[in-house]
Parts: sequence; structure tokens; C1' cells
RNA sequence: GCGCUCGUGGCGGAAUCGGCAGACGCGCAGGACUAAGGAUCCUGUGGGCAACCGUGGAGGUUCAAGUCCUCUCGAGCGCA
Repeated sequence: GCGCUCGUGGCGGAAUCGGCAGACGCGCAGGACUAAGGAUCCUGUGGGCAACCGUGGAGGUUCAAGUCCUCUCGAGCGCA
């Protein structure tokens, strides 16, 4: 340099053909249980007082984009 794959809450990771973003798990907070813990169980948990904002960044297509298109940044793999 060229090609392919990927980038989503604090972390891992879903979202089927474009139609409720964040399921599920971990972690964290509160509670139950215990003499006190661990384990287990229950509830809550992206940001913001709110309107709203939020899928690496910027554009585009569409009634509607995490998903499709273009450019760009970053990571991994392959080729030279």
C1' cells in the first nucleotide's frame, strides 16, 4: 500500500429482512437471609432536574438507520 472483519451503557455482549436501542450475563447500589460474612434470592442500575440526548467521528438515502451508501479515525487478521 491492497483486501477482509470489527467498533453499541462501567465491562462482556444481543438487537432475524431497515420498524420498541441496550435483551442476557458481569459489576455496582439497596433489601431479605446470617452472630457477622460468603453463597443464594428480590428490587433498581446509560447521560440529563427536565425538554431531550445517546450505537467511534462526519455526511447521505429513507416516513423510519446500530443495520444500507460515501468519506474518515481506531483495532484485529491476511496478502504484497

The prediction has a mean pLDDT of 81. This is a predicted structure of an 80-nucleotide RNA (transfer RNA) from a Bacillota bacterium. The organism belongs to Bacillota, within Bacteria. It matches the Rfam family "tRNA". It is annotated as a transfer RNA.